A computed fold for a 477-nucleotide part of an RNA from an uncultured prokaryote, annotated as small-subunit ribosomal RNA, 3' major domain. Model confidence (mean pLDDT): 84 of 100. The full RNA is in RNAcentral, with records from ENA.

[in-house]
Context: one part of a larger RNA
RNA sequence: UGACGGGGGCCCGCACAAGCGGUGGAGCAUGUGGUUUAAUUCGAUGCAACGCGAAGAACCUUACCUGCCCUUGACAUCCUGGGAACUCUCUGGAGACAGAGAGGUGCCUUCGGAAACAGAGUGACAGGUGCUGCAUGGCUGUCGUCAGCUCGUGUCGUGAGAUGUUGGGUUAAGUCCCGCAACGAGCGCAACCCCUAUCCUUAGUUGCCAGCACGUAAUGGUGGGAACUCUAGGGAGACUGCCUGUGUCAAGCAGGAGGAAGGUGGGGAUGACGUCAAGUCCUCAUGGCCCUUACGGGCUGGGCUACACACGUGCUACAAUGGCGGCGACAAAGAGCAGCUAAGCCGCGAGGCCACGCGAAUCUCAAAAAAGAUGUCGCAGUUCGGAGCUCAGUCCUGCAACCGACUGCGUGAAGCUGGAAUCGCUAGUAAUCGUGGAUCAGCAUGCCACGGUGAAUACGUUCCCGGGCCUUGUACA
Numbered sequence: 001u002g003a004c005g006g007g008g009g010c011c012c013g014c015a016c017a018a019g020c021g022g023u024g025g026a027g028c029a030u031g032u033g034g035u036u037u038a039a040u041u042c043g044a045u046g047c048a049a050c051g052c053g054a055a056g057a058a059c060c061u062u063a064c065c066u067g068c069c070c071u072u073g074a075c076a077u078c079c080u081g082g083g084a085a086c087u088c089u090c091u092g093g094a095g096a097c098a099g100a101g102a103g104g105u106g107c108c109u110u111c112g113g114a115a116a117c118a119g120a121g122u123g124a125c126a127g128g129u130g131c132u133g134c135a136u137g138g139c140u141g142u143c144g145u146c147a148g149c150u151c152g153u154g155u156c157g158u159g160a161g162a163u164g165u166u167g168g169g170u171u172a173a174g175u176c177c178c179g180c181a182a183c184g185a186g187c188g189c190a191a192c193c194c195c196u197a198u199c200c201u202u203a204g205u206u207g208c209c210a211g212c213a214c215g216u217a218a219u220g221g222u223g224g225g226a227a228c229u230c231u232a233g234g235g236a237g238a239c240u241g242c243c244u245g246u247g248u249c250a251a252g253c254a255g256g257a258g259g260a261a262g263g264u265g266g267g268g269a270u271g272a273c274g275u276c277a278a279g280u281c282c283u284c285a286u287g288g289c290c291c292u293u294a295c296g297g298g299c300u301g302g303g304c305u306a307c308a309c310a311c312g313u314g315c316u317a318c319a320a321u322g323g324c325g326g327c328g329a330c331a332a333a334g335a336g337c338a339g340c341u342a343a344g345c346c347g348c349g350a351g352g353c354c355a356c357g358c359g360a361a362u363c364u365c366a367a368a369a370a371a372g373a374u375g376u377c378g379c380a381g382u383u384c385g386g387a388g389c390u391c392a393g394u395c396c397u398g399c400a401a402c403c404g405a406c407u408g409c410g411u412g413a414a415g416c417u418g419g420a421a422u423c424g425c426u427a428g429u430a431a432u433c434g435u436g437g438a439u440c441a442g443c444a445u446g447c448c449a450c451g452g453u454g455a456a457u458a459c460g461u462u463c464c465c466g467g468g469c470c471u472u473g474u475a476c477a
Base pairs, nucleotide, nucleotide: 001477002476003474004473005472007471008470009469010468011467012466013465015461016460019425020424021423022422023421026316027315028314029313030312031311032310033309034307035306042053043052064302065301067299068298069297070296073125077124078123079121080120083117086103087102088101089100090099091098092097108113127291128290130289131288132287136285137284138280139279140278141276143274148187149186150185151184152183153182154163155162156161167178168177169176193268194267195266196265198236199235200234201233202232203231204230208225209224212223213222214221239262242256243255244254245253246252318418322377323376324375325374327372334365335364336363339358340357344353345352346351384415388411389410391408392407393406396404431453432452433451434450435449436448437447
């Protein structure tokens, strides 16, 4: 000087407390451990691994296993000699591929040849998701959006170092004020950026419809309009600016006015010096090592989906604030041409047929659902719950459904609110309800986003956990 203390002081955080809802019990989905296996590819492992890499394993993917094949190779550059490229047919084979045959002979040309392409040969080389993340770059997690981390000069100390950065207040903040052997500065904080809340202005189609006219069973449907909504450009607005109190005449704090908004308005992006030899050599790049008729390359089939079990994360429930039936309102944000697909017809349905419109403020996906009013059920393993199973499928995608999703009839398991323990959340939040998107042929209960309805509680900081500052002890570094 640090680190540590079941030392002290001050302070903060959904850290506790106060509340609301969960997990832990059930069934299923998914990831992991373990076990099994020819293989069940690899990585991730307290917080900070475990719906993680994977925004989507039937083949492919695919790195694993079995078997069958290739050896200058699937891919790059160079050399040699012959041939345009390419297309088609036959035979063998699981395919990769092997063998044979037919057609075709282009373009430029100084007529020597050259370019592109496919195949043969030779060696230089290619290739490796092989090893090392403890050789590395890059990227990322984490403490933590915590308020810290440092430097120059000066001063003090023999020196390691200290000072500044400590102290008194204050703040979300090393934020600001005052004081002070310090005076300044840098990286962080804040602000500048984006979205959102109010208003003004410009513009008015594909969006809008107040007033005027026309028309309809009805609809901005038509003429028209530029008000309103909205769209998207430009501005205004919030700064403790104003008032009162308080404070050290300060920084600020408390209350109030005006205001759409008030003291960082709400949300996002933004992550200091560093820590964990944290993670990644399987994104990529790269040193070294290793393989080179194989640890490289192609293909078929299998596996990654196994299943006495254990754990994590979720979904659906156990019902009446509910289930079911018909009636019937109100969103936002997105996506669409190898695409979204209207209307109509067929089917109980998944869907099918036909086909309009739309590269989309125009058309489509598209029905929002919970809510509401109404009928029924009457506390029961039930009209709760839906797993598993049988059958059917003219269902969809795809070469292919055995391992995909979906539909219909039937059947109807566990489950009556979950031990110890443990998680999230402070407001348009939790809870609850549906909607869209990426990936994607097909395949979400995951992920990312969107809106609808919409709470309870916070006395407080004694305690648990993590963190910041000062101080003290130390046989630790």